[in-house]
């Protein structure tokens, strides 16, 4: 330098055009306990890496960029 893959709550991930973006762990509150943990119940937390485009409609498709990973020379 070229090619490929990935980027979604604090962390690991799902969601491949159309409901209000979802699950687990973690976090907060409550119940239970002598107390803690566990268990159970409830709750908060994301405008989906940035930018432009296509579309009635984009996390999702397309162009460019950034970051990370891999490959070739």
């Nucleotide at each position: 330098g070229c090619c490929c893959c990935a980027a979604u709550g604090g962390c690991a991930c799902a969601g491949u055009g159309g409901u209000u973006a979802g699950c687990g762990c973690a976090c907060u509150u409550g119940u239970c306990u002598u107390g803690u943990a566990a268990a159970c119940a409830a709750g908060a937390g994301g405008u989906c890496c940035c930018u432009g485009g296509u579309u009635c409609a984009a996390a999702u498709c397309c162009g460019g960029g950034u970051u990370g990973g891999g490959g070739c020379a």
Source information
This is a predicted structure of a 73-nucleotide RNA (transfer RNA) from Modicella reniformis. RNAcentral holds the sequence, with entries from ENA and Rfam. The coordinates come from a structure-prediction model, not an experiment, and the mean pLDDT is 81. It matches the Rfam family "tRNA". Rfam describes the family as follows. Transfer RNA (tRNA) molecules are approximately 80 nucleotides in length. RNAcentral records the identical sequence in 8 taxa. NCBI's taxonomy places the organism under Eukaryota, Opisthokonta, Fungi, Mortierellomycetes, Modicella.